Context: one part of a larger RNA
RNA sequence: UGACGGGGGCCCGCACAAGCAGCGGAGCAUGUGGUUUAAUUCGACGCAACGCGAAGAACCUUACCAGGUCUUGACAUCCUCUGACAGCUCUAGAGACAGAGCUAGUCGACGCUUGCUCGAAAUGAGACAGGUGGUGCAUGGUUGUCGUCAGCUCGUGUCGUGAGAUGUUGGGUUAAGUCCCGCAACGAGCGCAACCCUUGUGUUCAGUUGCUAACACGUAGAGGUGAGAACUCUGAACAGACUGCCGGGGACAACUCGGAGGAAGGUGGGGACGACGUCAAAUCAUCAUGCCCCUUAUGACCUGGGCUACACACGUGCUACAAUGGCCGUUACAAAGAGAAGCAAAAGAGCGAUCUGGAGCGGAUCUCAAAAAAGCGGUCUCAGUUCGGAUUGUGGGCUGCAACCCGCCCACAUGAAGUCGGAGUUGCUAGUAAUCGCGGAUCAGCAUGCCGCGGUGAAUACGUUCCCGGGCCUUGUACA
Numbered sequence: 001u002g003a004c005g006g007g008g009g010c011c012c013g014c015a016c017a018a019g020c021a022g023c024g025g026a027g028c029a030u031g032u033g034g035u036u037u038a039a040u041u042c043g044a045c046g047c048a049a050c051g052c053g054a055a056g057a058a059c060c061u062u063a064c065c066a067g068g069u070c071u072u073g074a075c076a077u078c079c080u081c082u083g084a085c086a087g088c089u090c091u092a093g094a095g096a097c098a099g100a101g102c103u104a105g106u107c108g109a110c111g112c113u114u115g116c117u118c119g120a121a122a123u124g125a126g127a128c129a130g131g132u133g134g135u136g137c138a139u140g141g142u143u144g145u146c147g148u149c150a151g152c153u154c155g156u157g158u159c160g161u162g163a164g165a166u167g168u169u170g171g172g173u174u175a176a177g178u179c180c181c182g183c184a185a186c187g188a189g190c191g192c193a194a195c196c197c198u199u200g201u202g203u204u205c206a207g208u209u210g211c212u213a214a215c216a217c218g219u220a221g222a223g224g225u226g227a228g229a230a231c232u233c234u235g236a237a238c239a240g241a242c243u244g245c246c247g248g249g250g251a252c253a254a255c256u257c258g259g260a261g262g263a264a265g266g267u268g269g270g271g272a273c274g275a276c277g278u279c280a281a282a283u284c285a286u287c288a289u290g291c292c293c294c295u296u297a298u299g300a301c302c303u304g305g306g307c308u309a310c311a312c313a314c315g316u317g318c319u320a321c322a323a324u325g326g327c328c329g330u331u332a333c334a335a336a337g338a339g340a341a342g343c344a345a346a347a348g349a350g351c352g353a354u355c356u357g358g359a360g361c362g363g364a365u366c367u368c369a370a371a372a373a374a375g376c377g378g379u380c381u382c383a384g385u386u387c388g389g390a391u392u393g394u395g396g397g398c399u400g401c402a403a404c405c406c407g408c409c410c411a412c413a414u415g416a417a418g419u420c421g422g423a424g425u426u427g428c429u430a431g432u433a434a435u436c437g438c439g440g441a442u443c444a445g446c447a448u449g450c451c452g453c454g455g456u457g458a459a460u461a462c463g464u465u466c467c468c469g470g471g472c473c474u475u476g477u478a479c480a
Stems, first nucleotide, its partner, number of pairs: 001480002003477003007474007015464002019428005026319008034310002042053002064305007073128001077127002079124001082121001086103006107119003111116001130294002133292003139288002141283003144279001146277001151190006157166003170181003196271004201239007211228002215226003242265001245259005321421001325380006337368003342361002347356003387418001392413007434456007
């Protein structure tokens, strides 16, 4: 000087408390451990691994296993040589590939008189290729975490023999090393804040595909039509909030409390943004890369299998256990997105998945598209039930060479556990929790996951004694 303390003081955080909803019990989905296996590819392991890499394992992917094959190679450059390539059919085979036949039978460019040169492609030999092989404890890059915590430092000066100190401590204050005052310090840098995006209000400009107040036409109903530029909305510019104004407190300060005006008030809400560093944290399997290793194989191709196994254990979710509910009928109101090898309407068929069909739309125009919970009416009457839907059987649909291993969906039948969950434990402070549906990426197909969107919409916070984490000052130390 740090680190640590079941030392002290001050302060903060859904840290506790106060509340609401969960998890832990059940069934299923998914990840992991373990076990099994020819293989169940590899990585991730307290917080900070475990719906994680994987925004989607039937083949492919794929790295694993078995078998069948290749050896200048699936891919790159150089050299040699040649009449450029190539495509189709048949046969054997699981295919890779091998054999046979047919077609074309000679291309392009620059210069240029032929011919040469170059490009493209095949042949051959060797230099070499190749490696998702090892080492993240050799590395770059990227990322997590403490933590959006308020800290981390430097120059000069001063103090100290020195390590170092001071500044950065102190009195107030703040979300903040934020600001004010003081002070052997005076300044400065990286952080904080602001500048950026979005949302909340208004003005101006612009009105099509969006809108419709007035006028007119028109309809079963419709901005459907003329028209309009008011309104909504769209999207560009600007305005607006700064403790600016008033009062109280304070040290005449910073600041804080209350009020006015205002769409919004003291950082308005949300996001992006992550200081010096810590964890030899993660990643050699995104990529790059040192060294080591393999080179008729640890490289490459193919078929099939596996990654989907199952006495068990754990994590994360979904669905429930019902009446604030289930079922039937009827009837409203969104936002944000996607669409051409795509989204697909009307109409028709089917109980349905879906099929036929193909209008329109590269889209404020058309389509996906029905929002659901809510409302209204009816029924069930507390039961393992008209709750719950696992499991299984049968019959179908779709995608795709192909759904046996191993996809999703529909109908009928079946109808398991489960009556609110021990010890313990998680999230959340407002348009939040809870609850309800909708969309997108990936994607042929496959979503209870992920990323977004809106609808309905709470309860509680006395307080900081305690648990956890953190910041500042101080004290002790046989620790560094």
A computed fold for a 480-nucleotide part of an RNA from an uncultured bacterium, annotated as small-subunit ribosomal RNA, 3' major domain. The full RNA is in RNAcentral, with records from ENA and SILVA.